[in-house]
Molecule: SAM riboswitch aptamer (S box leader)
RNA sequence: UCGAUAUCUUGAGUGAACGAGAGACCUGGCUCUAUGACUUCACAGCAACCUGCUUCGGCAAGGUGCUACUUCCAGCAAGGCGGACUGCCUUGGACGAUAUGA
Numbered sequence: 001u002c003g004a005u006a007u008c009u010u011g012a013g014u015g016a017a018c019g020a021g022a023g024a025c026c027u028g029g030c031u032c033u034a035u036g037a038c039u040u041c042a043c044a045g046c047a048a049c050c051u052g053c054u055u056c057g058g059c060a061a062g063g064u065g066c067u068a069c070u071u072c073c074a075g076c077a078a079g080g081c082g083g084a085c086u087g088c089c090u091u092g093g094a095c096g097a098u099a100u101g102a
Base pairs, nucleotide, nucleotide: 001102002101004100005099006098007097008096013043014042015041016040017039021032022031023030026075027074028073029072044067045066046065049063050062051060052059053058076092077091078090079089080088081087
């Protein structure tokens, strides 16, 4: 980088450095942020995709990953509710992320 498969409402934060935006992009909303966000580093932790062991129930934690908000929510499609508000609900899709594989 590509294309498949699986998962994505569980879980898990402190310290230091930096100094202004950040939650992937666009639009709208909602949030976080000078009581220092985001990012980086250190340590700690979560989880169990790959991995190892196995009495096949699980156990461990080496390689990744992750540790605000459901992938923060919506956008597209279908269905439903409802005297009706550019409303609400459900399902699917799309986009994206991670792992495995090539």